Predicted 3D model of an 84-nucleotide RNA (c-di-GMP-I riboswitch aptamer) from a Candidatus Rokuibacteriota bacterium. It was read from a public genome assembly, where an Rfam model found it. Its Rfam family is "c-di-GMP-I riboswitch aptamer". Rfam's curators write: GEMM was predicted in a large-scale screen for bacterial structured RNA regulatory elements. Taxonomically the source falls in Candidatus Rokuibacteriota (Bacteria, Bacteria candidate phyla). Of the family's consensus pairs, 95% are formed in the model.
RNA sequence: UCCCGACAAGGGCAAACCCACCGCGAGGUGGGGACGCAAAGCCACGGGUCAGGUCCGCAGUGACCUGAUAGCCGGGCUGCCGAA
Numbered sequence: 001u002c003c004c005g006a007c008a009a010g011g012g013c014a015a016a017c018c019c020a021c022c023g024c025g026a027g028g029u030g031g032g033g034a035c036g037c038a039a040a041g042c043c044a045c046g047g048g049u050c051a052g053g054u055c056c057g058c059a060g061u062g063a064c065c066u067g068a069u070a071g072c073c074g075g076g077c078u079g080c081c082g083a084a
Stems, first nucleotide, its partner, number of pairs: 004082002012037002017032006035071001041077003045074003048069008056060001
C1' cells in the first nucleotide's frame, strides 16, 4: 500500500412511522425518530423496480420518451480507523 473488517477506539449516516413543505406521480427536502449501514459518502453508466406521458393495435408480458430509486444489484470515483 492492497485485500480484509473486530461485541476495538473516536465519530458518522438514518428505514418504518409522525409533522411541515415541494412534486400530477414515483418520490424529494427540513424537523422528530432509529430498522439497520464500513462506504447507508458521491455519480443514473448497465440491469431491475416504480411513476408520468407518447405511439401502434381488436387484443400487450408491446415499443419509445421523460423522470424516481445509489438503503435493489452491478460498475466508476473518493474516503475514517486498524485487531485477526